[in-house]
């Protein structure tokens, strides 16, 4: 320096002054915000993850049931789906930096349509950092 087990810890941000209306932090209007890792140079919009959604399997699992049947929910696994940049300077190298214009943004639910308000979430997690042992 590498591996390996096991334990702690971290691990998502953002709006209203106004304006219409019976109603709108959801529309108009001005703003605000940007998870992980990779990428000869620092990324919301190059590349791949996560989280969400769906199918479809496994579970001696948990609720209902007379009932192992049906049905619900939960974990786990495989798969799929899942939004969005150009141009222009520098320079060895930059859709990552600087300038300029632009776009994006789950599911629910809420007398009105939500990135930002509530709720799944005091959850989940990509990953990241520290300690201790072991083996090379």
């Nucleotide at each position: 320096g590498a591996g390996u087990g096991c334990u702690u810890u971290u691990g998502g941000g953002g709006a209203c002054a106004g304006g219409u209306g019976a109603a709108a932090u959801u529309c108009c209007g001005u703003a605000c915000c940007g998870g992980c890792g990779g990428u000869c140079a620092a990324a919301g919009c190059c590349c791949g993850c996560g989280a969400g959604u769906c199918a479809c399997g496994u579970u001696c699992g948990c609720c209902u049931c007379a009932a192992c049947a049906g049905g619900g929910c939960a974990a786990c696994g495989u798969g799929g789906u899942u939004g969005a940049u150009u141009c222009g300077g520098u320079g060895a190298a930059a859709u990552c930096c600087c300038g300029a214009a632009g776009c994006c943004g789950a599911c629910u639910g809420u007398g009105a349509u939500a990135g930002u308000c509530a709720g799944g979430a005091u959850g989940g997690g990509a990953a990241a950092a520290a300690g201790c042992a072991c083996u090379u």